[in-house]
């Protein structure tokens, strides 16, 4: 030096000015001084959890959805770390919805004789027949197909076939290793059980449900419930779909005036307190499975002692913008310069993963190959 393989890491920096949200101090206020202020994915909202409410005597079990080799790590997970099996790649390494098809049902397009009850289109062998042909064998060869009832080879044998044997695969069983998945040996058995469960289904485990607009606190105005008083009077009774109605008392008004009757129309008003609730404020709300170092167990995920830190907190929603230097791509130039241009994005109770998106750059280990010493 070329091709690649596995893994972290950064995500332009600095000053000056202006400008914005928390927070503290100061000021009688206007406003000042400090200090802090996005991410590795803050996104998707796909699993897993903390917190909160709602339901619920406990548990179970059904439906329903999930998860599916084994072992470990974790609050916990479909995440991860280790290993076991299958598959690729010359290698580092890489993929795998990786339980059960002997519980059971159903499926397998087209083509093919036949797709799994079984069964022969061409060959091949036997026999019959002059011949066409037909009766039987056989599943070695051909032919369809993504797949055709174990493969290879030798005997065999009319032709053939696990029909006999040998290897190799598969099946029980035993034994050894290994916590396990599983591997490896041996001996029995002529082979029985295509595929597919990302078809139902069975079998093991997991799962109440709604979310921070959760839930808690405080509380205006106007309207409406309750309750007491006051005001001559404003009650009783009774129906009722609970909205109201309807009799009698009572009080106002009207027929020129008064005064009874009868009749029509109308019926509270005002202080005080209560208590739900709207708007609106505050909480939840920023010390946590928290970051940073050492050292220890562990192969590793990871825990576990210790010392240090405090790291955003908006709610029409801050977190920015200009310049000037450096840096870092491209251009353009012989140079000295000059020009552009700096990814994806962007918090909203909050932590674990997973996906996905991301100009450019760095650093570590490993793998094949080449030159040259």
């Nucleotide at each position: 030096c070329c091709a690649g393989a596995g893994g972290g890491c950064c995500g332009g920096g600095u000053a000056a000015u202006c400008g914005c949200g928390g927070c503290g101090c100061c000021g009688c206020g206007a406003g000042g001084c400090g200090u802090c202020g996005a991410g590795g994915a803050a996104a998707g909202u796909c699993c897993g959890g903390g917190c909160u409410c709602c339901a619920u005597g406990a548990a179970a079990a059904u439906a329903c959805g999930g998860u599916g080799c084994c072992g470990g790590a974790u609050a916990a997970c479909g995440u991860c770390c280790g290993g076991c099996g299958g598959g690729g790649g010359c290698g580092a390494c890489c993929c795998c919805a990786g339980g059960g098809a002997u519980a059971g049902u159903g499926c397998c397009a087209c083509a093919g004789a036949a797709a799994a009850c079984a069964u022969a289109c061409c060959g091949c062998c036997u026999c019959c027949g002059c011949a066409a042909g037909g009766a039987g064998g056989u599943a070695a060869g051909g032919g369809u197909g993504a797949a055709a009832a174990g493969g290879u080879g030798c005997g065999g044998u009319a032709a053939g076939a696990g029909c006999g044997c040998a290897c190799c695969g598969c099946g029980u069983u035993u034994c050894u290793g290994g916590c396990a998945a599983c591997a490896g040996a041996a001996a029995c058995g002529g082979c029985a059980g295509g595929g597919a469960a990302a078809a139902c289904c069975c079998c093991a485990c997991c799962g109440g449900g709604a979310g921070c607009a959760a839930g808690g606190c405080c509380a205006a105005a106007u309207a409406g419930g309750g309750a007491a008083g006051g005001c001559a009077a404003c009650g009783u009774a009774u129906c009722u779909u609970c909205g109201g109605g309807u009799a009698c008392a009572c009080g106002g008004c009207g027929c020129a005036u008064u005064u009874u009757c009868u009749c029509g129309c109308c019926g509270g008003c005002c202080u005080u307190c209560c208590g739900g609730g709207u708007a609106g404020g505050c909480u939840g709300c920023a010390c946590g499975a928290g970051c940073c170092g050492u050292c220890a167990a562990g192969c590793a995920a990871u825990u576990g002692c210790c010392g240090g830190c405090c790291c955003a907190g908006a709610u029409g929603a801050a977190u920015g913008a200009u310049u000037g230097c450096c840096u870092c791509g491209c251009c353009c130039g012989c140079a000295a310069g000059g020009g552009c241009g700096g990814a994806c994005a962007g918090a909203a109770c909050c932590c674990g993963g997973c996906u996905u998106a991301c100009a450019g750059g760095c650093c570590c280990u490993c793998u094949g190959g080449u030159u040259u010493g």
Molecule: Bacterial RNase P class A
Organism: Alphaproteobacteria bacterium